Model confidence (mean pLDDT): 83 of 100.
A computed fold for a 106-nucleotide RNA from Clostridium uliginosum, annotated as SAM riboswitch aptamer (S box leader).
It matches the Rfam family "SAM riboswitch aptamer (S box leader)". Rfam's curators write: The SAM riboswitch is found upstream of a number of genes which code for proteins involved in methionine or cysteine biosynthesis in Gram-positive bacteria.
The source organism's lineage runs through Bacteria, Bacillota, Eubacteriales, Clostridiaceae and Clostridium.
The sequence is in RNAcentral, with records from Rfam.
RNA sequence: GACUUAUCAAGAGAGGUGGAGGGACUGGCCCGUUGAAACCCAGCAACCAAUAUAUUAUCAUAUAUGUGGUGCUAAAUCCUGCAGUAGAAGAACUGAUAGAUAAGGU
Numbered sequence: 001g002a003c004u005u006a007u008c009a010a011g012a013g014a015g016g017u018g019g020a021g022g023g024a025c026u027g028g029c030c031c032g033u034u035g036a037a038a039c040c041c042a043g044c045a046a047c048c049a050a051u052a053u054a055u056u057a058u059c060a061u062a063u064a065u066g067u068g069g070u071g072c073u074a075a076a077u078c079c080u081g082c083a084g085u086a087g088a089a090g091a092a093c094u095g096a097u098a099g100a101u102a103a104g105g106u
Base pairs, nucleotide, nucleotide: 001106003104004103005102006101007100008099013041015040016039017038021031022030023029025081027079028078042073043072044071047069048068049067050065051064052063053062054061055060077098082095083094084093085092
């Protein structure tokens, strides 16, 4: 890098450094010098591991902890991009695609 599986409307800072950008991409719409990105600290969650307890479904299952590995901390994955439902139109709804994260094997 490609592939498989699961999840994506909950949750999380009025901190320090830093200085102009950021929200993947398209088109929108937003956030930002009443301070962006990035780094540090803090926090959230509980995907994987670990530990504990219970069960028996036994190389398992459930719950808890939050110790280790990630991840995350504006807006639903901010909306949208393809197809469909409905409709005069708009708003609306459903499913894909794309994307993100975790785990796995290649």